[in-house]
This record gives sequence, structure tokens and C1' cells, in this order.
RNA sequence: CGGGAUGUGGCGCAGCUUGGUAGCGCACCUGGUUUGGGACCAGGGGGUCGCCGGUUCAAAUCCGGCCAUCCCGACCA
Repeated sequence: CGGGAUGUGGCGCAGCUUGGUAGCGCACCUGGUUUGGGACCAGGGGGUCGCCGGUUCAAAUCCGGCCAUCCCGACCA
């Protein structure tokens, strides 16, 4: 430098193809059961989807550019 993949709550991921204002597990907070730890039960908070722009009534999803990480290749030594 070229090609490809990934980027979504604290962590791990789904949703993207077929656009309709975001979800699961764990974790966290509150209450309950328990002497306590652990465990279980009930309830709750937290992200507007890597960044910028475009299309659209409407974008995590479609289009363009950029950034980061990883993989492959090329180049230099």
C1' cells in the first nucleotide's frame, strides 16, 4: 500500500439480508426468603448502535468517506 472481517449498555453477543424510533445472558441497584455467605424470588437503572455526511416520512439496518482492531497478500530491510 491492496483485499477482507469486526465495531451495539460494564463484559459477551443477537438484531442488519426483507428500514418502522434497541434486545438477550452475565454483571449492577432496591426489596423479600436465610443467622450470615451463597443461592433463589420480585422489581428497577443503564446504550440511541465507532465517527462524519447522504438517501428517506422514518436508518443499528441502505449509500459514501474516515478511524480503530484483527486476518491475508504485496513492498522495503
Predicted 3D model of a 77-nucleotide RNA (transfer RNA) from an Acidimicrobiia bacterium. The coordinates come from a structure-prediction model, not an experiment, and the mean pLDDT is 81. Rfam family: tRNA. By type it is a transfer RNA. From the family's description: Transfer RNA (tRNA) molecules are approximately 80 nucleotides in length. Lineage of the source: Bacteria > Bacillati > Actinomycetota > Acidimicrobiia. The sequence was found in a public genome assembly.